RNA sequence: AGAGUUUGAUCCUGGCUCAGAACGAACGCUGGUGGCGUGCUUAACACAUGCAAGUCGAACGAGAAAGUUUCCUUCGGGGAAUUAGUAAAGUGGCGCAAGGGUGAGUAACACGUGAAUAAUCUGCCCUCGAGAUCGGGAUAACAUGGUGAAAACUAUGCUAAUACCGGAUAAGACCACAUUUCACAAGAAAUGCGGUAAAAGGAGUCUCAAUCUUCACUCGAGGAUGAGUUCGCGCAACAUUAGCUUGUUGGUGAGAUAAAAGCUCACCAAGGCUACGAUGUUUAGCCGGCCUGAGAGGGUGAACGGCCACACUGGAACUGAGACACGGUCCAGACUCCUACGGGAGGCAGCAGUGGGGAAUAUUGCGCAAUGGGCGAAAGCCUGACGCAGCAACGCCGUGUGAGCGAUGAAGGCUUUAGGGUCGUAAAGCUCUGUCAAAUGGGAAGAAUUAUGACGGUACCAUUAGAGGAAGCCCCGGCUAACUCCGUGCCAGCAGCCGCGGUAAUACGGAGGGGGCAAGCGUUGUUCGGAAUUAUUGGGCGUAAAGCGUAUGUAGGCGGCUAAGAAAGUCAGGCGUGCAAGCCCGUGGCUCAACCACGGAAUUGCGUCUGAAACUACUUGGCUUGAGUACAGGAGAGGAAAGCGGAAUUCCCAGUGUAGCGGUGAAAUGCAUUGAUAUUGGGAAGAACAUCUGUGGCGAAGGCGGCUUUCUGGUCUGUUACUGACGCUGAGAUACGAAAGCCAGGGGAGCGAACGGGAUUAGAUACCCCGGUAGUCCUGGCUGUAAACGAUGGGCACUAGGUGCAGGAGGUAUCGAUCCCCUCUGUGCCGUAGCUAACGCAUUAAGUGCCCCGCCUGGGGAGUACGGUCGCAAGGCUGAAACUCAAAGGAAUUGACGGGGGCCCGCACAAGCGGUGGAGCAUGUGGUUUAAUUCGACGCAACGCGAAGAACCUUACCUGGACUUGACAUGUUAGUGAAACUCUGGUGAAAGCCAGAGCUUCUGCGAGCUUGCUCAAAGACACUAUCACAGGUGAUGCAUGGCUGUCGUCAGCUCGUGUCGUGAGAUGUUCGGUUAAGUCCGAUAACGAGCGCAACCCCUAUCCUUAGUUGCCAGCACGUAAUGGUGGGGACUCUAGGGAAACUGCCCGGGAUAACCGGAAGGAAGGUGGGGUCGACGUCAAGUCAGUAUGUCCCUUACGUUCAGGGCUACACACGUAAUACAAUGGGGAGUACAGAGGGUAGCAAUACUGCGAAGUGGAGCCAAUCCCAAAAAACUUCCCCAAGUUCGGAUUGCAGUCUGCAACUCGACUGCAUGAAGCAGGAAUCGCUAGUAAUCGCGCAUCAGCAUGGCGAGGUGAAUACGUUCCCGGGUCUUGUACACACCGCCCGUCACGCCAUGGAAGCCGGUAGCACCCAAUGUCAGUGUCCUAACCUUCGGGGAGGAGCUGCUUAAGGUGAGAUUGGUAACUGGGGCGAAGUCGUAACAAGGUAACC
Repeated sequence: AGAGUUUGAUCCUGGCUCAGAACGAACGCUGGUGGCGUGCUUAACACAUGCAAGUCGAACGAGAAAGUUUCCUUCGGGGAAUUAGUAAAGUGGCGCAAGGGUGAGUAACACGUGAAUAAUCUGCCCUCGAGAUCGGGAUAACAUGGUGAAAACUAUGCUAAUACCGGAUAAGACCACAUUUCACAAGAAAUGCGGUAAAAGGAGUCUCAAUCUUCACUCGAGGAUGAGUUCGCGCAACAUUAGCUUGUUGGUGAGAUAAAAGCUCACCAAGGCUACGAUGUUUAGCCGGCCUGAGAGGGUGAACGGCCACACUGGAACUGAGACACGGUCCAGACUCCUACGGGAGGCAGCAGUGGGGAAUAUUGCGCAAUGGGCGAAAGCCUGACGCAGCAACGCCGUGUGAGCGAUGAAGGCUUUAGGGUCGUAAAGCUCUGUCAAAUGGGAAGAAUUAUGACGGUACCAUUAGAGGAAGCCCCGGCUAACUCCGUGCCAGCAGCCGCGGUAAUACGGAGGGGGCAAGCGUUGUUCGGAAUUAUUGGGCGUAAAGCGUAUGUAGGCGGCUAAGAAAGUCAGGCGUGCAAGCCCGUGGCUCAACCACGGAAUUGCGUCUGAAACUACUUGGCUUGAGUACAGGAGAGGAAAGCGGAAUUCCCAGUGUAGCGGUGAAAUGCAUUGAUAUUGGGAAGAACAUCUGUGGCGAAGGCGGCUUUCUGGUCUGUUACUGACGCUGAGAUACGAAAGCCAGGGGAGCGAACGGGAUUAGAUACCCCGGUAGUCCUGGCUGUAAACGAUGGGCACUAGGUGCAGGAGGUAUCGAUCCCCUCUGUGCCGUAGCUAACGCAUUAAGUGCCCCGCCUGGGGAGUACGGUCGCAAGGCUGAAACUCAAAGGAAUUGACGGGGGCCCGCACAAGCGGUGGAGCAUGUGGUUUAAUUCGACGCAACGCGAAGAACCUUACCUGGACUUGACAUGUUAGUGAAACUCUGGUGAAAGCCAGAGCUUCUGCGAGCUUGCUCAAAGACACUAUCACAGGUGAUGCAUGGCUGUCGUCAGCUCGUGUCGUGAGAUGUUCGGUUAAGUCCGAUAACGAGCGCAACCCCUAUCCUUAGUUGCCAGCACGUAAUGGUGGGGACUCUAGGGAAACUGCCCGGGAUAACCGGAAGGAAGGUGGGGUCGACGUCAAGUCAGUAUGUCCCUUACGUUCAGGGCUACACACGUAAUACAAUGGGGAGUACAGAGGGUAGCAAUACUGCGAAGUGGAGCCAAUCCCAAAAAACUUCCCCAAGUUCGGAUUGCAGUCUGCAACUCGACUGCAUGAAGCAGGAAUCGCUAGUAAUCGCGCAUCAGCAUGGCGAGGUGAAUACGUUCCCGGGUCUUGUACACACCGCCCGUCACGCCAUGGAAGCCGGUAGCACCCAAUGUCAGUGUCCUAACCUUCGGGGAGGAGCUGCUUAAGGUGAGAUUGGUAACUGGGGCGAAGUCGUAACAAGGUAACC
């Protein structure tokens, strides 16, 4: 510090997601040790049990028992001493308001910070001053009696005090008054004069006394500490909470309080708060700090520290220095417990602990040794504060799980291209060490202080043995470090985002390997960061989200030049404060670190004092340039009202006139013989104002257009004069505001929603046509919205120019400015800098700055719901959430596409010729059938295609019979046999199975010996058995190679360098011409190049030359019935080698003088002469695993191999492609000519003979320019046929044959005789062809035993037509639009149907909360009363004073009632919304989206 994700790619906008850090955490897997910390975030839910606040006998009275000792005894017991002035209880004092817990409430002077208290209090503590005298009456404990289950209560009697009461004394204290001084106001200080207090107490000094000591006590002053109160500033959300308030705001007086004050009361006044957010609602303890961040900020408020609040819930006071009191009291309520049912008791948000809740949080431990607290004179007692220990990887920090050497790179795992690689020096093995843990021994500091140590026999030290007891978790597609194999097969699963998985998954699961961290590792949750994604630092608003429709103007914000003043902001310095802890720096202590200690820095803030005066604000004075006023002129559809005008339309009347008019793509509805349309004249009515008219004018915008008049607003120019900052913007507010719409009254010609009819259509509630009502018009009122747009808020200033238009003024020249120059205002275009994501903007800014306002923060849900408000309504304004997606979007780029445009081409159309579609037949396909009808190919580009040839074979299919290392290949092991070969029998359809025979002939390392014989390892070969394997036309052409088709023989497709662009990309390749052509020329930020085009190659057309056999024969010669038959010849034809020729070369014209085009000449051929081969980058997941090859999967006595038979040949039907016809340009008979290219030895086969013929017999010749196939046929000559289902046509069928072949039944071809269907020229539609072409005629070849109407090829005869490019189809190029990019066979909208989800409305039903009104009213304070009662004091003894019970009143918690408010849950039914594999209906949008779209 960034990264991933929208696209085919790009830039931008914009959201989502990730990498970091952190946590009082939880969960999963795992877990050696130590130190330091931390540990109910949820139910402020309920709590068993124990403990957490007592202490003082030196304030006071009273005072046991058990036990022990002893005495007495009637042995039952009693007394005394001791226990002991002890225990327990009481009076009294101090403490219990601290410490400890919790965060419910609280949006507040609660908290933080800084002030104020001259408006206050303060026990214990410290200092100073003064004092401490004389008396009195009670009461608890206790005793006796009573009530009660208990808790407890009560009557009578006794008694003490540092308990209580009275008097004296007395100030500088307090109160009232007066005076003086001080003071910023309230006020403070001093002085004078009148009223108010104490315990002769406790202890010690042997006793007494003394105030001698000490502890207490009283009054006063001061201090310290703590507290109360007040104020400035700071400190949440919601405006879908806008008004709130009656003790409310103030005053006077009184009361209350420690204390100011409506704090309370009486009276008076009517105020107070609020857009700088009152009131209401929701949420929340606040801070130091903590986490994060570069910072500014954002989040948070556990532990530690400060403050506040609370103590079962609500209320209340008492005591006290202090409380409205956690372990006090009273009342009410809920809950729990006890009960004799009458009544009582209780409050863990103290420490442990229990239940419950929850994802989740510990021991009913030890000790007062330390630190601190309470009481006490002290000893001491108490202390769940605290110090420690226990549990928990909850966090942070430290440390270990060993170290060195060790390569047969062991075994084993995984993998492999089978060689190897890797785990890996890792292990084993050898040599060592001893941290931690363990055992044994020693053993602290912590105590300052004589004693006293919970922790603790702990830390630490020493010794001992021994590598032993101690490693896991996550990840490995990209982001993001780390890759392979197997399994699975859109399944199972993964996933933070993008996304993986449909048979080769680095993404699922496992394994091996690797990466990261490590006693932890991951996941989840939360916060900040990244996010400049709320932008103060630090964003935006023409088109991405975003400028209010426009103006006027209130508050507010901002504001010209100049002088002086003061000093609020501002700046500088000083002082106070900013607690401690924490963060940071330095040093130090625990072995280090975490942790801890000390010192410093920082604490950006607030307050205060002094100073400065530039700027802003303020005060005072001045100025004229901003703004405005006056004067003189100007232009204008600016506004309002009244009047007038002509053209057109329609209607009415009349004339002329006759059959149609009108309307459309074409029609029809409609109008018209009762006279339309057309035309002429007259009249009526309403609305709108042609031409002028113009990116011309005016207006704030909406908007404004005939002419005249009246009234009226703004603006521009010129010139002086005047005012003197009067200005700009503008939240709320107010006014205006197109069209449509609404209300009331008019008006209504034309047009025209709705509606009716006619068309169109699959439908047509539309587009088109005929009608037509609201409305459109006027008056008055409402509505308040538009793509109200320049999608651009207003104002001011500055920043190159050029050129139009409109309105003014001036200058120059001139007789004269309309012309030339300059200037102001407005309105356009082009363009520099600059800006912008780009497009673009550019003095009319989207540039550079300042001021003010409005608005935006992903898409959808949704401008919807609810609430409020406005409106007569329609509806407007304001305006969410749940849920859902990972995008939505802007600009530009390349393509593709368009029922967009331009240009061009093609048998594309047109012009022609001949076909197909109709018939029967052939063939292929679909379908059907079948045991099987094997498989593949499916628009063009499948369908006489693979197949250049299925009777068996082929053959892959079916039925049945067989074989199993196999029909075929290689190897291994074992056995047999020399190898091998040949033959026979049985069975059988064959294959096969079973059985038998013959042959006795391979090489020979070596050994033996009879020396040419035997044995024999081994090898070759075969068989049998075994193991590897063979085999598969089984699957996948969407895993592939190769090959092929197609666009298309279309003219295109690219690259290097340069240049332009942020970039994708562009340029080049575009443009002007031209071409068959990206062919060439010219222009040109391009210059060149490559693959294509063309040419080079082959055939063909002319000539030359060379060579003449099997070809040829002119001349010469021979011969024949005839024939190059023969000699011979090379002239010719021909053959096959080599060359020539054609290049726009020449001429004329056109054209830019170019490329090139048109024409002419010459030439065999003329403008690529004709034809062929040759197919760019790529497209179609095109075709082929069944040609072959090949990955993976599958079968292995079968999906392999083999055999026989069958099938591929089926047949209601449909389609494609051919051949044959329907006839006279023909058919038949007879006769006569003329080819080319091929093939031939398992062959072609002549002559001859036989047969009507297919053919047969026979075999000359030929391995071929020699012989054969081989007859060419149309053509030509002649005869017949005479328009008919025929002498056309030949299907079908019968009979008889021929040939091939083991074999023609299923299922061949051919022949003869007979038979003689359909068919008389083919609907819609559709195909081929532009010249030696179409058409027509026969011929040959491949395959092949046989089988050709198919395929391939060669020749004979031999046309017609092309005006032309409007249209159909296909293609090229440029341009344009696009929401398409799987690219129009695209994309995409809405209803309906189904499932799921969240949500709105809703008769109602059920709660919560806060307030109001009324009723009732506990307890308590206060007030009143107090007839009843009462010790202290006074008394004249009557009583008084003072007080109490009781009663009454105000007030008040809880409770009750009522009407509303608000908020939540639920609900029959209902509304829309979102998502979903896919469904139904249409096709609204994107192209001119087929009616331009949109508001």
Small-subunit ribosomal RNA from an uncultured bacterium, 1495 nucleotides, folded computationally. RNAcentral holds the sequence, with entries from ENA and SILVA. Its Rfam family is "Bacterial small subunit ribosomal RNA".